[in-house]
Context: one part of a larger RNA
RNA sequence: CACCGCCCGUCAAGUCACCUGAAUUGUCUUCACCCGAAGUCCGUGGCCCAACCGUAAGGAGGGAGCGGCCGAAGGUGAGGGGGGUAAGGGGGACUAAGUCGUAACAAGGUACCCGUACCGGAAGGUGUGGGUGGAUCACCUCCUU
Numbered sequence: 001c002a003c004c005g006c007c008c009g010u011c012a013a014g015u016c017a018c019c020u021g022a023a024u025u026g027u028c029u030u031c032a033c034c035c036g037a038a039g040u041c042c043g044u045g046g047c048c049c050a051a052c053c054g055u056a057a058g059g060a061g062g063g064a065g066c067g068g069c070c071g072a073a074g075g076u077g078a079g080g081g082g083g084g085u086a087a088g089g090g091g092g093a094c095u096a097a098g099u100c101g102u103a104a105c106a107a108g109g110u111a112c113c114c115g116u117a118c119c120g121g122a123a124g125g126u127g128u129g130g131g132u133g134g135a136u137c138a139c140c141u142c143c144u145u
Stems, first nucleotide, its partner, number of pairs: 003108001005105001008101002011098001013095004018090003023085003027081008039070001041068004047063003052059002111132009
């Protein structure tokens, strides 16, 4: 480059990060139940035994074995916490020359803006309450020349 101006939103393309997220996959943890190793302890101990007592038989004591309580790992079920991957969904930012319209800027061609409700491809429209940061016309007050 000054209205042949400026400018808004949807849609389309690309890039980036973010939010959400069906599903899936580890991990930690809680509760209930099942199973239950080693081992201590308790009971039993008809089998076994060198030390003690006894000349001996045997006794005392001990042991194997068996039973029980506790009990690690494991299993089943129901929860809780925190991760990974991720279909899909959502808006955001940016990107010379894409699409549709023209909302705003002049009274921007329905003045604009704020809150709210409803509606609409989109900017937006309508209703309602509010503001002037509205133009125009007329009048009043004040200031300057």